A computed fold for a 115-nucleotide RNA from Yeosuana marina, annotated as SAM riboswitch aptamer (S box leader). The model forms 97% of the base pairs in the Rfam consensus. The source organism's lineage runs through Bacteria, Pseudomonadati, Flavobacteriales, Flavobacteriaceae and Yeosuana. The prediction has a mean pLDDT of 79. It matches the Rfam family "SAM riboswitch aptamer (S box leader)". Gene Ontology term of the family: regulation of gene expression.
């Protein structure tokens, strides 16, 4: 790498270098960006997956933040595939379409574990 499990509408930015792109990928939409994008570094912060402590009793709860990760625009920015419901306009007897909403899947991100 692959796989398993869990989470993904909350939260949290300043400075330096840099110099035109960025928001994972494809398409569309919509945003961010020379009042300085990506990337790198420093400091700070958020969160609590691993972790620490305690209680009850073996997976729950509470507290914590030294360490390992992660994160610090917008829901994983939104849509795409499937199911169900509602509405609309055709059409005419059973279908196909558009829009919206709900639930899910796929994909992705992060953590822990496995190998």
């Nucleotide at each position: 790498a692959u796989g398993u499990u869990a989470u993904c509408a909350a939260g949290a930015a300043a400075g330096g270098c840099g110099g035109a792109g960025g928001g994972a990928u494809u398409a569309g939409a919509c945003c961010c960006a020379u009042u300085g994008a990506a990337g790198c570094c420093u400091u700070a912060g958020c969160a609590a997956c691993c972790c620490u402590u305690u209680a009850c009793c073996u997976g729950u709860a509470a507290a914590g933040a030294a360490g390992g990760u992660g994160c610090u625009a917008a829901a994983u920015u939104c849509u795409a595939c499937u199911u169900a419901a509602a509405u609309c306009a055709a059409g005419u007897u059973u279908u196909a379409g558009a829009u919206u909403u709900u639930a899910g899947a796929u994909a992705g991100a992060u953590a822990a574990c496995c190998a």